[in-house]
RNA sequence: UUAGAGUUUGAUCCUGGCUCAGGAUGAACGCUAGCGGCAGGCUUAACACAUGCAAGUCGAGGGGCAGCAGGGCGUAGCAAUACGCUGCUGGCGACCGGCGCACGGGUGCGUAACGCGUAUGCAACCUACCUUUAACAGGGGGAUAACCCGGGGAAACUCGGACUAAUAUCCCGUAUAGUCGAUGUACCGCAUGAUAUGUCGACGAAAGAUUUAUCGGUUUUAGAUGGGCAUGCGUAGCAUUAGGUAGUUGGCGGGCAACGGCCCACCAAGCCCACGAUGCUUAGGGGAGCUGAGAGGCUUAUCCCCCACACUGGUACUGAGACACGGACCAGACUCCUACGGGAGGCAGCAGUGAGGAAUAUUGGUCAAUGGACGCAAGUCUGAACCAGCCAUGCCGCGUGAAGGAAGAAUGCCCUAUGGGUUGUAAACUUCUUUUGCCUUGGAGCAAUAAGGCCCACGCGUGGGUCGAUGAGAGUACAGGGCGAAUAAGCAUCGGCUAACUCCGUGCCAGCAGCCGCGGUAAUACGGAGGAUGCAAGCGUUAUCCGGAUUUAUUGGGUUUAAAGGGUGCGUAGGCGGACCUUUAAGUCAGCGGUGAAAUAUGCCGGCUUAACCGGCAGGCUGCCGUUGAUACUGGGGGUCUGGAGUCCAAACGGCGCUGGCGGAAUAUGUCAUGUAGCGGUGAAAUGCAUAGAUAUGACAUAGAACACCGAUCGCGAAGGCAGCUGGCGAGGAUGUGACUGACGCUGAGGCACGAAAGCGUGGGGAUCAAACAGGAUUAGAUACCCUGGUAGUCCACGCAGUAAACGAUGAUAACUUGUUGUCGGCGAUACACAGUCGGCGACAAAGCGAAAGCGAUAAGUUAUCCACCUGGGGAGUACGAUCGCAAGGUUGAAACUCAAAGGAAUUGACGGGGGCCCGCACAAGCGGAGGAGCAUGUGGUUUAAUUCGAUGAUACGCGAGGAACCUUACCCAGACUCACAUGGGAGACGACCGAUUUAGAAAUAGAUCUUUCGCAAGACGUCUUUCAAGGUGCUGCAUGGUUGUCGUCAGCUCGUGCCGUGAGGUGUCAGGUUAAGUCCUAUAACGAGCGCAACCCCUACGUCCAGUUGCCAGCGGGUCAAGCCGGGGACUCUGGACGGACUGCCGGCGCAAGCCGCGAGGAAGGUGGGGAUGACGUCAAAUCAGCACGGCCCUUACGUCUGGGGCGACACACGUGCUACAAUGGCCGGUACAGAGGGCAGCUACUCCGCGAGGAGAUGCGAAUCUCGAAAGCCGGUCUCAGUUCGGAUCGGAGUCUGCAACUCGACUCCGUGAAGUUGGAUUCGCUAGUAAUCGCGCAUCAGCCAUGGCGCGGUGAAUACGUUCCCGGGCCUUGCACACACCGCCCGUCA
Repeated sequence: UUAGAGUUUGAUCCUGGCUCAGGAUGAACGCUAGCGGCAGGCUUAACACAUGCAAGUCGAGGGGCAGCAGGGCGUAGCAAUACGCUGCUGGCGACCGGCGCACGGGUGCGUAACGCGUAUGCAACCUACCUUUAACAGGGGGAUAACCCGGGGAAACUCGGACUAAUAUCCCGUAUAGUCGAUGUACCGCAUGAUAUGUCGACGAAAGAUUUAUCGGUUUUAGAUGGGCAUGCGUAGCAUUAGGUAGUUGGCGGGCAACGGCCCACCAAGCCCACGAUGCUUAGGGGAGCUGAGAGGCUUAUCCCCCACACUGGUACUGAGACACGGACCAGACUCCUACGGGAGGCAGCAGUGAGGAAUAUUGGUCAAUGGACGCAAGUCUGAACCAGCCAUGCCGCGUGAAGGAAGAAUGCCCUAUGGGUUGUAAACUUCUUUUGCCUUGGAGCAAUAAGGCCCACGCGUGGGUCGAUGAGAGUACAGGGCGAAUAAGCAUCGGCUAACUCCGUGCCAGCAGCCGCGGUAAUACGGAGGAUGCAAGCGUUAUCCGGAUUUAUUGGGUUUAAAGGGUGCGUAGGCGGACCUUUAAGUCAGCGGUGAAAUAUGCCGGCUUAACCGGCAGGCUGCCGUUGAUACUGGGGGUCUGGAGUCCAAACGGCGCUGGCGGAAUAUGUCAUGUAGCGGUGAAAUGCAUAGAUAUGACAUAGAACACCGAUCGCGAAGGCAGCUGGCGAGGAUGUGACUGACGCUGAGGCACGAAAGCGUGGGGAUCAAACAGGAUUAGAUACCCUGGUAGUCCACGCAGUAAACGAUGAUAACUUGUUGUCGGCGAUACACAGUCGGCGACAAAGCGAAAGCGAUAAGUUAUCCACCUGGGGAGUACGAUCGCAAGGUUGAAACUCAAAGGAAUUGACGGGGGCCCGCACAAGCGGAGGAGCAUGUGGUUUAAUUCGAUGAUACGCGAGGAACCUUACCCAGACUCACAUGGGAGACGACCGAUUUAGAAAUAGAUCUUUCGCAAGACGUCUUUCAAGGUGCUGCAUGGUUGUCGUCAGCUCGUGCCGUGAGGUGUCAGGUUAAGUCCUAUAACGAGCGCAACCCCUACGUCCAGUUGCCAGCGGGUCAAGCCGGGGACUCUGGACGGACUGCCGGCGCAAGCCGCGAGGAAGGUGGGGAUGACGUCAAAUCAGCACGGCCCUUACGUCUGGGGCGACACACGUGCUACAAUGGCCGGUACAGAGGGCAGCUACUCCGCGAGGAGAUGCGAAUCUCGAAAGCCGGUCUCAGUUCGGAUCGGAGUCUGCAACUCGACUCCGUGAAGUUGGAUUCGCUAGUAAUCGCGCAUCAGCCAUGGCGCGGUGAAUACGUUCCCGGGCCUUGCACACACCGCCCGUCA
């Protein structure tokens, strides 16, 4: 001292990228802004610069004196004063001279370098000023600037003449110091060589000033300081930069302070490089800074050290020091001046300007302090420095008040809204405080000392003490007093990550967005508001760096399938390497020494009121160097060994390689023969071949290629690969036994070799097969799949090529690790047996590993060594470059741009023109229909003022609607109403309202007349006015409830516990049987349970019991024309209540069981007896806001309400559902028989009369087992005789009936007349498995009536067929594949727009 999260999926685990939360900044931008302290402030154009300043100083070096001040003298003047002269004095411009200008300050162009860092070396060097040692300073000479005179020039400047000085300059003398040369001795060093000390020779110095204190001069010794040079190590990217180099490498010489190709001539031919030379690109380096747990990564602002540069390039001069920022010369670009002849300049010094840019400050003050230059000093200079100014640029600190205060005020906002919540103790209000602010008063430290004075010590220098001028900042910091809550809060965010939620607006628009993603009418994601959260004088955004990222992995990753093992071997460099002994001490470890500047960072202590900041001390700076030791391990040297490796021998083994020879079958072709009409080919065909004789068959011949059976789950080989038999040559591993060598080994970047098929070159060969190509088919097309042909090629020789899913998708070598089993070779064994053993090839498991699938001694386990390779997907194995190749192409191998994923394994579903098993009127087998006609009805479309709305594959379309002439009614036109329709509450007024008559009007409505309350009262009732509540078939079925359709009456859907799996999930629910059924049985890591199935319920089929009117009538009696009509009766039918009955219970067979089978028995009924009700988890955002309810939105003299009329009924068309038909199993006429279930008082109506009839007029019964509505097909008889008819009834004409306010739009029915299409219906399609289909009629609901042929029920008559499950449709279970999950109506590729 180490934190994670979001995002690939329906879900899961993994791999993997992207993104976020943190910290930082010389920052910028947006909004905002009270104060102070301390820091910082052109990152861009080393772009260009106006103006001012940034380096001078010394008169104690010199000649002098222009200007200033003073003095003196003269002239004028009364004077002040003015003018002139005078270097006399203070001083001093310019000049000569000395020192400085090489420091300080700026910038980062260049530089990949001994430039920098670190550590060493110089025996190869220099160093002004300073300290120190020793010694010295004698004499002489010649010039020159200034000044003066003259000349040139616009200017800058310059030329000539003449005078003169010095601490300027030259010469001579001296030197035992010094330097150089020769030479001797001693001693040292790794070497060149050094040091000390002798001898001889050569060379070679000086300056004065002066106030007498002193300051200088020359030579020399040593030091200090600063530099120069050399070396080890470290120091960016690219190998798509692999070879570079001629002064290049070395030698003699020259030059330099010194070494050196630094330079030159000659000689030699070297030198650097895969441990990355050379080239290209980028870059000043370090201390340090940021980040990080660290290792590391990134950065080089401020401060410090070093380097480089000074408009660009070059050059030297002077000097101790420069190749010189504010010096010189040359060249160049640019700017400026000009009289056009010539000149001047260099802010990367401080300010400042323009430009560039997202962006970076004042043309400030002072030398008071610190430091620097000069000077003896005073002092002068100093844009170094110290201060101030500007900027929230950063860090740090303070404040914007504190305490109390609930009617929890008002406003705002929200809600489930008489009310509550929130803003919120927040405010108001009370009390208190005064940092900050304003006013006022005082007021620092920074200052130490200089010159000089005094004192002390003292040989001279000098040292110590004390006094002593001087403050830019600044009247600032700070302190005292006064006033007064007074002067002071914003920014961002609020879908998840991520702390913080509601309302309104908007409606895939406007917009947001770091990632995932929000927005298409209820947006916590946009915009506003209220509220909340975070931080706070700041807050956000952008940019950049590190972190998270173990996502380049040294610490600390991987490579079977996710990205990733080279196609294979041999082998160079390199890396790694068996046992023992000895030595060394390079690595390694330890002690000691040097260094690692300061600052920074860390700890402690201290100073500013605190902190930031600053200071002190300590440790640290993980490094480098030296030295002394240690010797286990590694390395080096030496010796020994046999276990690794290898050699020899033996007997075996193999489809190992190369090269010859031989063989048979098949195929093709040719010849001959037999033989005749086809052959061949396919799903079916055709092209093709064939009467000129094919195919088929036989014989012979020729050719090329490949080797059936054996043959395998096999063998061999490094891999690619290798198969008839046989000879030769060559190689190999394994085994066995002994002998020999003695680590000779492993791996292997480059390199070399081998390397399937296809391909290329040259030459052969060519039977088969067969790219290309041709034809025939298939098809919408078919440049394919199928067929007939067919060329390269396939084969051989010699070359090239060098790639493959070259795969075990698994590099090589070595060691270790629990079992079972098969097989090949060897040993062993008397063996056809069985153990054992070595080596190979396989299978299944333990542990372990793995994301899982799986691997598991042939590891993907546990270790070691070496090599190769990977780092999100796409772009792309592409482009460019290089290289190889004859070419094709191979090898190496990017980027821009783009995406938020791409991916692996496994899971659950769904799906499959996958598989298995099984159901269903699903098909098949049947019967009857639809589709053609006419009509009815619904729908689409069209039309319309309106044709109201909804329903739309199955699952809309005779559906909502079980009754549209008005009403209904929602639509259209017109006329009206606005508390307006209903109901209720409060207040007030009135006594009417209603009703009747009547006027206008289409009506609603308006008006008139008549009538007119109750109660004693309170009040009731009614109307009107007002108020509070309305109303909407307007929108959203994708906001909803409820209800419904469908899959489907299909057999499924789940849960608890346990178990398995990292997990999604699995198991149970699977398997074997069985069933209509997840029905039951057996087995079983499952055991149980729930919703479904079944059963329980209703109807129906049989019986028993009970009951007996309105039903029934056998027996008894009465009675009628007849009739249960009557008395009676309960037997029967029937009615309606309760029970019984059926359970595979019995028998036989099969089966473990469950259960199945049987023209079984019995029974009314037999294996669910028939029918109904009953619909699991769920699916279709299925249907319905117009049945109802309901959230939200919308309308309010209208989208509400009333009324009249119209429309919903339209009609070129199209579709669905039906009815009636097309006829003789029929039509018509006459006669005649039998139901069930229902309905009925505003009703059903017997019966009688009238009418052809619908119906009408009377009349009776019945609120109904009583009365009433009531059958048809059938049966009997007759007629029609196959035709558009005696079929069919549409349409139209006429006349009526009924309902109703009213039948024109738009009713039904009746009668008479008319008599259309239609002669059984294309493709296709629907229903039905028994009392079913078909056929016949009857009833009911709605309803005044009815467009009903519809719907719901009822009974009558009453069939045919099912071999079977291949196929179509739908469904269930198991399994398999999957890149689908909105789930195959999926996904997805290409082209075009």
Description:
RNAcentral holds the sequence, with entries from Greengenes. This is a predicted structure of a 1393-nucleotide RNA (small-subunit ribosomal RNA) from an uncultured bacterium. Rfam family: Bacterial small subunit ribosomal RNA.